[in-house]
Molecule: small-subunit ribosomal RNA
Organism: Candidatus Pacearchaeota archaeon
RNA sequence: AUUCCAGUUUAUCCUGCUGGAGAGUGCUGCUAUCUAACUCGGACUAAGCCAUGCAAGUUACAGCCUUGUCUUCUGACAAGGGCUGGGCGAACGGCUGAGUAACACGUAGCUAACCUACCCUCAACUCCGGGAUAACCUCGGGAAACUGAGGAUAAUACCGGAUAGGCGAUGCUUUCUGGAAUGAGGCAUCGUUGAAAGCGCAAGCGGUUGAGGAUGGGGCUGCGGCCUAUCAGGUAGUUGUUGAGGUAACGGCUCAACAAGCCUAUGACGGGUAGGGGCGCUGAGAGGCGGAGCCCCCAGAAGGACUCUGAGACACUAGUCCUAGCCCUACGGGGUGCAGCAGGCGCGAAACUUUUGCAAUGCCCGCAAGGGUGACAAAGCGAGUUAGAGUGUGUUCUCUUUUCGAGAACACUUUUGUCUUCUGUAAAAAGGAAGACGAAUAAGGGCUGGGCAAGACCGGUGCCAGCAGCCGCGGUAAUACCGGCGGCCCGAGUGGCACUCACAUUUAUUGGGUCUAAAACAUUCGUAGCCGGCUUUGCAAGUCCUGUGUUAAAUUGUUGCUCUCAAGGCAACAGCUGCACAGGAAACUGCAAAGCUAGGGAUUGGGAGACGUAGCGAGUACGGCACAGGUAGCGGUAAAAUGUGUUAAUCUGUGCCGGACUAACGAUGGCGAAGGCACGCUACGAGAACAACUCCGACGGUGAGGAAUGAAAGCUAGGGGCGCAAAAGGGAUUAGAUACCCCUGUAGUCCUAGCCGUAAACGCUGCCAACUAAACAUUGCGACCUCCUCGAGAGGUUGCAGUGCUGAAGUGAAGACGGAAGUUGGCUACCUGGGGAGUAUAGUCGCAAGGCCGAAACUUAAAGGAAUUGGCGGGGGAGCACUACAAGGGGUGAUCGCGUGCGGUUUAAUCAGAUUCUACACCGUGAACCUUACCAGGAUCGACAGCAGGAUGAAGGUCAGUCUGAAGGGCUUACCUGACACGCUGAGAGGAGGUACAUAGCCGUCGUCAGCCUGUGUCGUGAGAUGAUCUGUUAAAUCAGGUAACAGGCGAGACCCGCGUGUGCAGUUGCUCUUCGGUAAGAAAGCACACUGCACAGACUGCUUCCGCAAGGAAGAGGAAGGUGCGGGCAACGAUAGGUGGCAUGCCCCGAAUACCCUGGGCUACACGCGCGCGUCAAUGGCAGCAACAAUGGGAUGCGAUGCCGAAAGGCAAAGCUAAUCCCCUAAAUGCUGUCCUAGUCUCGAUUGAGGCUUGCAACUCAGCCUCAUGACACUGGAAUCCCUAGUAAUCGGACGUUAGCAGCGUCCGGUGAAUAGGUCCCUGCUCCCUGCACACACCGCCCAUCAAUCCGACCGAGUUGUGUCUAGGUGAAGCUCCCUCGAGGAGAAGAACCUGGACAUGAUGAGGUAGGGUAAGUUGUCACAAGGUAUCCGUAGGGGAACCUGCGGAUGGAUCACCUCCU
Repeated sequence: AUUCCAGUUUAUCCUGCUGGAGAGUGCUGCUAUCUAACUCGGACUAAGCCAUGCAAGUUACAGCCUUGUCUUCUGACAAGGGCUGGGCGAACGGCUGAGUAACACGUAGCUAACCUACCCUCAACUCCGGGAUAACCUCGGGAAACUGAGGAUAAUACCGGAUAGGCGAUGCUUUCUGGAAUGAGGCAUCGUUGAAAGCGCAAGCGGUUGAGGAUGGGGCUGCGGCCUAUCAGGUAGUUGUUGAGGUAACGGCUCAACAAGCCUAUGACGGGUAGGGGCGCUGAGAGGCGGAGCCCCCAGAAGGACUCUGAGACACUAGUCCUAGCCCUACGGGGUGCAGCAGGCGCGAAACUUUUGCAAUGCCCGCAAGGGUGACAAAGCGAGUUAGAGUGUGUUCUCUUUUCGAGAACACUUUUGUCUUCUGUAAAAAGGAAGACGAAUAAGGGCUGGGCAAGACCGGUGCCAGCAGCCGCGGUAAUACCGGCGGCCCGAGUGGCACUCACAUUUAUUGGGUCUAAAACAUUCGUAGCCGGCUUUGCAAGUCCUGUGUUAAAUUGUUGCUCUCAAGGCAACAGCUGCACAGGAAACUGCAAAGCUAGGGAUUGGGAGACGUAGCGAGUACGGCACAGGUAGCGGUAAAAUGUGUUAAUCUGUGCCGGACUAACGAUGGCGAAGGCACGCUACGAGAACAACUCCGACGGUGAGGAAUGAAAGCUAGGGGCGCAAAAGGGAUUAGAUACCCCUGUAGUCCUAGCCGUAAACGCUGCCAACUAAACAUUGCGACCUCCUCGAGAGGUUGCAGUGCUGAAGUGAAGACGGAAGUUGGCUACCUGGGGAGUAUAGUCGCAAGGCCGAAACUUAAAGGAAUUGGCGGGGGAGCACUACAAGGGGUGAUCGCGUGCGGUUUAAUCAGAUUCUACACCGUGAACCUUACCAGGAUCGACAGCAGGAUGAAGGUCAGUCUGAAGGGCUUACCUGACACGCUGAGAGGAGGUACAUAGCCGUCGUCAGCCUGUGUCGUGAGAUGAUCUGUUAAAUCAGGUAACAGGCGAGACCCGCGUGUGCAGUUGCUCUUCGGUAAGAAAGCACACUGCACAGACUGCUUCCGCAAGGAAGAGGAAGGUGCGGGCAACGAUAGGUGGCAUGCCCCGAAUACCCUGGGCUACACGCGCGCGUCAAUGGCAGCAACAAUGGGAUGCGAUGCCGAAAGGCAAAGCUAAUCCCCUAAAUGCUGUCCUAGUCUCGAUUGAGGCUUGCAACUCAGCCUCAUGACACUGGAAUCCCUAGUAAUCGGACGUUAGCAGCGUCCGGUGAAUAGGUCCCUGCUCCCUGCACACACCGCCCAUCAAUCCGACCGAGUUGUGUCUAGGUGAAGCUCCCUCGAGGAGAAGAACCUGGACAUGAUGAGGUAGGGUAAGUUGUCACAAGGUAUCCGUAGGGGAACCUGCGGAUGGAUCACCUCCU
């Protein structure tokens, strides 16, 4: 600054709304020193009601009364006293906004249809007479208000006469104004009406008539300014004519007669709302909103009607009456109207003093002096608004980390404040002037997560309390709640609530949109309207220019002046965007006239077409029937069943009947306005394209209302009915299955006649016209060329018209569009956040179903579009894997037993953790005590600080007794020692107490995967994409080739370790070719071999053949080893809030107990379920005997040779070994011999009994081993499931770890040693690409409806009850008119008010009923989103607890696969 910011998402762009920031008005919370100005202050609600006082009087007219003075006793004068008659005023001023949608207002005009007191000008007058009456006096009535009778009197009061004059009619008029005489003037005649007032000594003030002016008003007209069509027809004095009445005046203003008009989609009539304007607020403006205060106009005076007086009223403080209210009353009757100023009640969120004065300004009266004036001028009150001022300034010192800041002292100033005097004012006050005192008398409100400026501070709280405009905070580490301390903004103010404008281009004239976000009518024809081709002439309505008048003042702007400044005040000028009039221009629009042919229409021609209507005919299939053949099934499904069939089906053949339909051709093909249209032929009818000349001559475009047409379903009536098929019946499926599947089957589908009028009636794209690159295909017609089988042939070029597809520019939020969704013009329809809702209601159409039109309350912060990245799919493609399959081998599960872990149960305790893969022989590498965290019981402990206590003995120790399982642990008694102190408050030590969802570190799984990321460039508005995709290849994002990418990093690979071959060096504790020895132990000698250790070599698709462009693949050679040689280690970005009683750490908690110690028990329980294992079920075996071959590893509280004892476990003695030396250490399966002979066995070994051994304080709960005895179950394991591709599986034993003791566990080691595959993506998963998505906490996602509970606002509703308007009838006051016998009379019209009836509108309430919205963790299902598991949706119809299902027709806003066509 003509402006943005937050909020839909994982992220993005858009559409769109919600909120925030600005200004104004009112109320309100907290707080508050002063001054000025203002047109500020009961407008908003109750035009509700009012006590009290005041708000309109005055007076050279006149009379009387009172008092005083002077008096000649009659009067005069004064106080300009009081009362009354008369005059003028009281119709102004002041208040309010109920009514009013209207000539009420505004503006511009008209009045040839009018009036105007007081004022001004001019002219002319003011003569003669008369009778009353009030005050006053007397007497009455009445409670009062008031009123009656008698008597007296005056006038500028009243009356009679005269004159002047006015008015009217008729006739004449060469008079005047004017656009026009109906006006004015003149003359004549007649008629009618008919003035005057005085006062004063005077000056002077008055009175009457006429004419004119001024001022003020009445009336009429054009134009302008609210909402509603869910108000479409209104109107009976209505519209007009003639006549009459009435008025100041025109007029149906009123009346009589006659005519039948008048208004209306340019919105009549009705309903709602509202005083109008100048102006105010806001805004860049255009606009939007308002219309309190000031000014102008209107209207009203408790509600309503009427009238007099008067120049003027139908009269706020006049009258009469009715209605409602209030007051007085003697009950007979009276009074009253604050929407004047104060003030009171009420109403409310909401608004002041019952003040002073007529000094100023104005008004009324008056000659004047003057009187009156709640108008006005002043004051008081109010955080009303606007403006201004202040709450101090300086220096030094101290504290502080510099700054910042805090405190103290000293000095200065005195606006303001307090006090005094003068001035000021009607009186005060304020102000002004002079002086004194003293920094004194003066700062708050809101905010502090983002938007939005200012805390990652402290304490409290713990989805509580609360905050929050919006987004959102709060579930134990809250920058968001509450408080404290800091900070920020504004400042005598600062926040909140309500409303208005802006922001909002979010109603779009300026200045928006409608394919998919909200929004193009289903389609066409066409009325009004709007818009309209080329040329000429005229006119001048629009348009433009000039001038004049007006647009009140105030307001606004500029300039100047003035209050000390400012706000404010004053003056001048401008402006007030408007209206009217006058003059001019003629391009454009318009109007009139004349022409033209490019738009449009007509005509002719030959072709194209599922165009329409009617008729005639044909065809296959299907169903039925008849006959013939034929025999047991047929039919149906994923599989079945219902069904059908020996009464002969299905099947085959022939014939007949019936209704419906119209294959192939057939196509992004054709026709039609759309819906829609398909066998052939005929008749009738319609339209389009092309071609051709001719004719008409703008005849056109669009199109509110209106009309016509309009799939399917549905309705009415009558036919028809083969098949199909809502409903219905049955069979399946299922937890259920009101469905999907199957068998039947009725409306219907078909025809005729009518109705309905809707669809995803879609290209989700209104119609018409013009312009803007190209390429290709195809349909129709024409022209031309070539070929030709000469055909209505084929191919090609081209023009016009159609149908498609790709695409430049451009457009778009993007997808996309691209003869249009681009660039323009014309017209129409429609939209304005989501829901409520296309619902309710009213109207209208329909036989009905329903259609058209179409809200609100309430609710909500989003709903939505396009595209992006992920994730997911009971979507597709490619690749891969023994935690996938296949081919195999062996298991688990079963049954059994046992070991072990888990769940459950039990228990005082059976301590905890881990729970799909990724918990369960896991932490834990095995718990007798310990471990140990659990249970029972019993004991113990507080560094440090403070306070009680303490040499009158704290704390500690101890014999005995007692409590106890035991114990100076406690208690009793006693002794020893001698200074501290847990009795209290804090604070600690300690905690296997909590939190792995506060964490570090470590680990599991995805992952035996091949991915993850970056730089630069490019593409996209952007999120993002590309790179990383495609083809081939690989174990691999491994490599090669293509490619808007080119490079790079992490991962893979390389690397490291072990094994396999060789070489070199080395040779003890190893080895032995050699010698000695008893060929035993061993010795000597040696280092060839083996072995060990170190170092190196070797393998790279290097070579050959084949395939391949290459990368690479297949086969082969050589080689110890061949394609990563084999096996390990290492192993990305991340995810999983995965796991975490090792250790560490934050926070919280316990703190004399959740710390610490001890004893015992428990973790080992046992109806049961699950996992991992061991041993088995035997003959590939068991048992017995004999015999053979390892490797790794361990060993000093240890391994223990060897000898002896024992049946054995083991015991006793004991060498060697700090270990290539000694020991553990006899390996087992295996081999040989013997036996068993298929049996619950000579299999199996559980369980139990007895007796021993070992470890250890201790083997009862609860260890291991040995011997004897016992000898259970088990005879090959359901569904399901696990592991494994070679020295592997299987099988056999060994060592080590844990360890005092205990191995069925784990980790290593070696022995024996297979089968099968060389593939695939079927299952389970993983990676990549494409695709759909309403998911993003990411399918364990999202989400729909009924029902139940509760809250809210609506709708319908038998009715009940108000209010308002209109209308009909009745009663009918006062007033008015007329008549008369003049009275308390009569008649009449109109008529307030009241009563009764009706209509309309609107409000309140209402048993009950209905749908909707909100809420929370309910119930039932799973409808939709992926092909959502039956694609979804639209219309319609039927059905069903519910979402929904099914039929018919339609759409793609459907995935997937195949084929066709088209494009590149």